The prediction has a mean pLDDT of 78. Predicted 3D model of RNase P RNA and transfer RNA as a complex of 421 nucleotides. It holds a member of the Rfam family "Bacterial RNase P class A". Gene Ontology terms of the family: dimeric ribonuclease P complex, tRNA processing and ribonuclease P activity. It is annotated as a ribozyme. About the family: Ribonuclease P (RNase P) is a ubiquitous endoribonuclease, found in archaea, bacteria and eukarya as well as chloroplasts and mitochondria.
[in-house]
RNA sequence: CGAGUAUGCCAUACGGCGGCGCUGCGCGGCUUUUGCCGCGGGUGAGGAAAGUCCGGGCUCCACAGGGGAAUGGUAACUGCUAACAGCAGCCGGGGGCGACCCCAGGGAAAGUGCAACAGAAAUAAACCGCCGCCCAGCUGGGCGGCAAGGAUGGAAAGGCGAGGUAAGAGCUCACCAGCGCAUGGGCGACUAUGCGGCUCUGUAAACCCUACCAGGAGCAACACCCGACCGAGGGCUAUACGCAUCCCCGCGUGCCCUCACCGAGGUGGCGUGAGCCCUGCGGCGACGCAGGGACAAGAAAGAUCGCCGUUUGAUACAGAACCCGGCUUACGGCAUGGUCGCUUU
RNA sequence: GAGCCACUAGCUCAGUCGGCAGAGCACCUGCCUUUUAAGCAGGGUGUCCGGAGUUCGAAUCUCCGGUGGCUCACCA
Numbered sequence: 001c002g003a004g005u006a007u008g009c010c011a012u013a014c015g016g017c018g019g020c021g022c023u024g025c026g027c028g029g030c031u032u033u034u035g036c037c038g039c040g041g042g043u044g045a046g047g048a049a050a051g052u053c054c055g056g057g058c059u060c061c062a063c064a065g066g067g068g069a070a071u072g073g074u075a076a077c078u079g080c081u082a083a084c085a086g087c088a089g090c091c092g093g094g095g096g097c098g099a100c101c102c103c104a105g106g107g108a109a110a111g112u113g114c115a116a117c118a119g120a121a122a123u124a125a126a127c128c129g130c131c132g133c134c135c136a137g138c139u140g141g142g143c144g145g146c147a148a149g150g151a152u153g154g155a156a157a158g159g160c161g162a163g164g165u166a167a168g169a170g171c172u173c174a175c176c177a178g179c180g181c182a183u184g185g186g187c188g189a190c191u192a193u194g195c196g197g198c199u200c201u202g203u204a205a206a207c208c209c210u211a212c213c214a215g216g217a218g219c220a221a222c223a224c225c226c227g228a229c230c231g232a233g234g235g236c237u238a239u240a241c242g243c244a245u246c247c248c249c250g251c252g253u254g255c256c257c258u259c260a261c262c263g264a265g266g267u268g269g270c271g272u273g274a275g276c277c278c279u280g281c282g283g284c285g286a287c288g289c290a291g292g293g294a295c296a297a298g299a300a301a302g303a304u305c306g307c308c309g310u311u312u313g314a315u316a317c318a319g320a321a322c323c324c325g326g327c328u329u330a331c332g333g334c335a336u337g338g339u340c341g342c343u344u345u
Numbered sequence: 346g347a348g349c350c351a352c353u354a355g356c357u358c359a360g361u362c363g364g365c366a367g368a369g370c371a372c373c374u375g376c377c378u379u380u381u382a383a384g385c386a387g388g389g390u391g392u393c394c395g396g397a398g399u400u401c402g403a404a405u406c407u408c409c410g411g412u413g414g415c416u417c418a419c420c421a
Stems, first nucleotide, its partner, number of pairs: 001341003005337006013310006020044004025040006046317001050328002053326005058218004065249005071214005077089004091105001092103004106209002111207002113203003127150002129146007158176002161173003177199001179196007222268004226263001231259006240253004276293007346417007355370004364401001372388005394410005
C1' cells in the first nucleotide's frame, strides 16, 4: 500500500431574523367561573422511527380457575434476561491459506409413508460378469455357487490394503469410521485410552415419537362525559348463555336476533420507564450489584421549516401515534484490533 | 397504528397428497373462398413476484424481501 475480517461510534456544529406544536413554569390582560389571549422560559423524531417477524408490560373478556384432548411453537450443552425463535460462552459438523464465518444441530432400532426416471434390484435383488460340473466342440446351452469386479443412480448394504478361497464374502488380520462396554477428565454437550463382536440405503423445513412451552383479543384495547330517549316484535330459557374450539370439574349470570331513535363529538388512557448517563466492584462474556446524576415529543388531517453567515469527516436511508427488549431490511461516513499478500528498512 | 389475504401464458383461471406445467379466449402459419368472416389442421404459449434454504429433485415445503387488495372507532 492492497485485499479480506471482527467490533464500536456518529448521523455536522454555532449564531441572527421570521414561522410552527406542547407546557397542573412565570408575568400580564379579558372573563362571574370554566376558560381564552399576549409576552417570556423550557422542550420538540430514529438507528433503523420501517417490515409487523418474535417476546413482553398494560387493558378487556366475571376469577383468567383446575385437568385432559386438539392446535401451534421450540430443539447440542451451560448460562444471561421480565421473556423470547433473542444474546454470551462452549461442544460437534461444515467452509476458508488465514483472521474468521455458517448449521432449522434430539430420534430412522416405536410405527407408518415416499424414493419418479435410470437400474437386475430401493427390503434384500442378478443385466454384464467370475468359478465348478454336464452337453456341444465354432458361436453357445443347462444346473449349482458368488455379490469381490463393471454398468445405472444422490444413495446398492461399513471403507481401504493384504491373506485366504473353486470363485468370492469381515471369512481372517492391520488401520479408520460407526455401535456397545469399562476406566479417566469435564456442571454438561462431549472427549482420551483400552476391549469387543462385525455393522440390512436415504428421507422427519414427510406423517410421527421424545422433552419443554403456550387462554383469547388488542390502545381503532378500554374507561368516563355530553346529546338522544322511548322502546316494539320474536326465539331460547337452567337441558340456556359465559370462562377462544371439544370433554370433565368448578363457578357466575338470564342470553340471542330484527326494526326504530340518537354525534363518526369531547376527555382520559398519553409517558417516571423491566428506561437513560457517569463511576466503582464481580464475571472470559452476555450481564449483575452498589453509589451518584438528569427528566428529554404527545399530535389528532396530524407540529420542527424558510433565509443569511461561519464551520464540519458527516451531501445517504429516511418521520413517533400506548410503551419496551430483540430480529430482519435500506443506507452516508469515522475509528480501532487482528489475518493474508506485496514493497522498503 | 393494528390485523388478514393474493401473486402461474397477452387476458381469465386450474395445478399446491414434491417427480420435465395445463384449459378457454386471444396470436402466428397453411388449406378452403373472388375477398373477408366462419370452419378445418398445426404451432409458439412460461425468469410459476424475487432471493436464500431443505431434499436426489420445489410452482408446491420453510425463511427473508417486493407489489397489490380488504377489515378495524362511536351511536345499544